[in-house]
Context: one part of a larger RNA
RNA sequence: GCCAGCGAGUUAGGCUAUACGGCAAGGUUAAGGGACAUCCGUUCCGGAGCCGAAGCGAAAGCGAGUAUGAAUAGUGCGAUUUAGUCGUAUGGCCUAGACACGAAACCAAGUGAUCUAUCCAUGACCAGGAUGAAGCACGGGUAACACCGUGUGGAGGUCCGAACUAGUGUCUGUUGAAAAAGCCUUGGAUGAGUUGUGGAUAGGGGUGAAAGGCCAAUCAAACUUGGAGAUAUCUUGUUCUCUCCGAAAUAACUUUAGGGUUAACCUCAGCGAAUAUUUACUCGGGGGGUAGAGCACUGGAUCCACAAGGGAGGCUACCGCCUUACCGAAGGGAACCAAACUCCGAAUACCGGGUAAACAGCUGGGAGAUAGACUGUGGGGGAUAAGCUUCAUAGUCAAAAGGGGAACAGCCCAGAUCGUCGAUUAAGGCCCCUAAUUCUAUGCUAAGUGAGUAAGGAAGUGAAGUUUCAAAGACAGUUGGGAUGUUGGCUUAGAGGCAGCCAUCAUUUAAAGAGUGCGUAACAGCUCACCAAUCGAGAGACUUCGCGCCGAUAAUAGACGGGACUAAAGCAUAGAGCCGAAAUCACGGGUGUACAGCAAUGUACGCGGUAGGAGAGCGUAGUAUGUGCGGAGAAGAUAUACCGAAAGGAGUGUUGGAGCGCAUACUAGUGAGGAUGCAUGGC
Numbered sequence: 001g002c003c004a005g006c007g008a009g010u011u012a013g014g015c016u017a018u019a020c021g022g023c024a025a026g027g028u029u030a031a032g033g034g035a036c037a038u039c040c041g042u043u044c045c046g047g048a049g050c051c052g053a054a055g056c057g058a059a060a061g062c063g064a065g066u067a068u069g070a071a072u073a074g075u076g077c078g079a080u081u082u083a084g085u086c087g088u089a090u091g092g093c094c095u096a097g098a099c100a101c102g103a104a105a106c107c108a109a110g111u112g113a114u115c116u117a118u119c120c121a122u123g124a125c126c127a128g129g130a131u132g133a134a135g136c137a138c139g140g141g142u143a144a145c146a147c148c149g150u151g152u153g154g155a156g157g158u159c160c161g162a163a164c165u166a167g168u169g170u171c172u173g174u175u176g177a178a179a180a181a182g183c184c185u186u187g188g189a190u191g192a193g194u195u196g197u198g199g200a201u202a203g204g205g206g207u208g209a210a211a212g213g214c215c216a217a218u219c220a221a222a223c224u225u226g227g228a229g230a231u232a233u234c235u236u237g238u239u240c241u242c243u244c245c246g247a248a249a250u251a252a253c254u255u256u257a258g259g260g261u262u263a264a265c266c267u268c269a270g271c272g273a274a275u276a277u278u279u280a281c282u283c284g285g286g287g288g289g290u291a292g293a294g295c296a297c298u299g300g301a302u303c304c305a306c307a308a309g310g311g312a313g314g315c316u317a318c319c320g321c322c323u324u325a326c327c328g329a330a331g332g333g334a335a336c337c338a339a340a341c342u343c344c345g346a347a348u349a350c351c352g353g354g355u356a357a358a359c360a361g362c363u364g365g366g367a368g369a370u371a372g373a374c375u376g377u378g379g380g381g382g383a384u385a386a387g388c389u390u391c392a393u394a395g396u397c398a399a400a401a402g403g404g405g406a407a408c409a410g411c412c413c414a415g416a417u418c419g420u421c422g423a424u425u426a427a428g429g430c431c432c433c434u435a436a437u438u439c440u441a442u443g444c445u446a447a448g449u450g451a452g453u454a455a456g457g458a459a460g461u462g463a464a465g466u467u468u469c470a471a472a473g474a475c476a477g478u479u480g481g482g483a484u485g486u487u488g489g490c491u492u493a494g495a496g497g498c499a500g501c502c503a504u505c506a507u508u509u510a511a512a513g514a515g516u517g518c519g520u521a522a523c524a525g526c527u528c529a530c531c532a533a534u535c536g537a538g539a540g541a542c543u544u545c546g547c548g549c550c551g552a553u554a555a556u557a558g559a560c561g562g563g564a565c566u567a568a569a570g571c572a573u574a575g576a577g578c579c580g581a582a583a584u585c586a587c588g589g590g591u592g593u594a595c596a597g598c599a600a601u602g603u604a605c606g607c608g609g610u611a612g613g614a615g616a617g618c619g620u621a622g623u624a625u626g627u628g629c630g631g632a633g634a635a636g637a638u639a640u641a642c643c644g645a646a647a648g649g650a651g652u653g654u655u656g657g658a659g660c661g662c663a664u665a666c667u668a669g670u671g672a673g674g675a676u677g678c679a680u681g682g683c
Stems, first nucleotide, its partner, number of pairs: 001683004005678002011096013026051003032045005055062002065077004099237002102234001106227006117201009126191001128160003131156001135152006164188003169184001171182002203219001205215003240617006250263005265368001266366006277358007285351002292344001293342002298338003302334003309327002311324005372397010402413003417589004422585003428579003431563003437576001439575006450565001456550002460547010477534005483507003488502003513528001517526002590607007618671001620668010636655005642649002
């Protein structure tokens, strides 16, 4: 891991609702007792007590009333409508372990120091080598000491290094040889040393050269048993079938936020109206201040003219006056902006009236849910970021399968009662993969754009338009000219078209700038504008639209699903067909509700579904009654092509070797694949 077995809403008491039954203004006994059976028990007493038939008040109390109150008032709760009660069953709640398993913990009483920590008592052990303190002796030395030398001596938490002890570093080992070890290496090794034996200290306690270490492989409070089935707003699991309906992820409050209570939403039953409710259409019905728009208010904000006032400068003895490339209120003109602006102002929405269709609503029993997700639209937060967050509104998913979207909960189409080798369509598609057009017509695209992207850029290309030049010859090309005063003046070392400043005239002309660019130190030189000739028909500038191009860089080649596609199999417009789903239709079957009917049956509308509510059944074990089977072979096992809408039920063969069904009713230790389920077994 698999298989088999076991494994989770029970029981008692109380309350409440529903169903059924007994009795009924009453209902009912409890403990206990008698009788009979004695295995359960049955029956008869027993009226204590409880509930109901009357309430109101805090109470005294009064009573169809009562309390309040001064009240014969008003008001509150009652009566005027009589149904209860005792059982049984089922749903729910409360108290109990209360559906099952699961803590970490808390408390009590005990057991532990054979591990380990420290201590006490008594024993044991430490190869070998090295160093050479004090002291002493002799010699030297001193006035005497001191001091020096040579020996002797043998100190030390001294040195090296075995046993012993420790555990430094790597490696190996990691279902190990070992629940901490092994090889190599390393520290201490006469000491605060190591070790044997016996003993002491015990759980909020010990012991600790102190690491929260150690106290028997367990320590921020040991272990064992008990309280004990502690508690668990948490996680997991919770066992047969079918039918009908079918949610929520919101609000308020919450030591509350992953939990609750109430409401909203679901379900079931009863009562019950056609007034009401919902939907659609409609109205010379209603209010509004959103979108938009606007600037009339409140504010913001730009320019212009005008200009009060101010600044600066000048003049003035004072009063004051003048100037200004400065600032500039108010008012005026022009163009703007606003969630907390409005002179205005929709569509929707909401409320109301009318019409039509469907059917509300109330009371009570039972819930679940209160983590939502994405998409479109309108907003807030954020960065007009997020598969972001938070509201509103609609949809889908959640709880929805089917078709499309390559794949893809939330997108598009469409809501699966069952069957059919029938038909029509939706979205989306129709060259091949792959069902259906290599369909029709007219254009566009050359980029494989299609088949990912912006600002910006460009003689891409198509269409439309405005305008200029042009047979008195345009545009482009080619040939020639492109001059004179003059080197314009100034500046400058120089400045001669071409550093810079000023001016920018005139003449000859077919035309030629006091010069477009290159160039020189300055000239020179080349070139352009402009003109002529040649040539011989269109040329230039701008605007708008369609489709393309560049911009375009990420780590394996991969951004049409692939092949492949170019007057497309791309894009645009128009059209004709076809394919395509569990949609729709056809035929047949089942079932729910309503209606009709004595019934058979018929008609109408339905039948996706999680949490959940309601209903109907299957099967297991036992009991009672009835009725059956069985050594001519029960149960069980095994094989099997039968029956039923399902849970399930038969028949037959083999095995097996002694019990077992069916019908009705009742009772329950009643259904397993899951719980990291089980100190159950097997493989």
The part of an RNA shown here (large-subunit ribosomal RNA, domain II) has 683 nucleotides and comes from a freshwater metagenome. Its mean pLDDT, the model's own confidence on a scale to 100, is 85.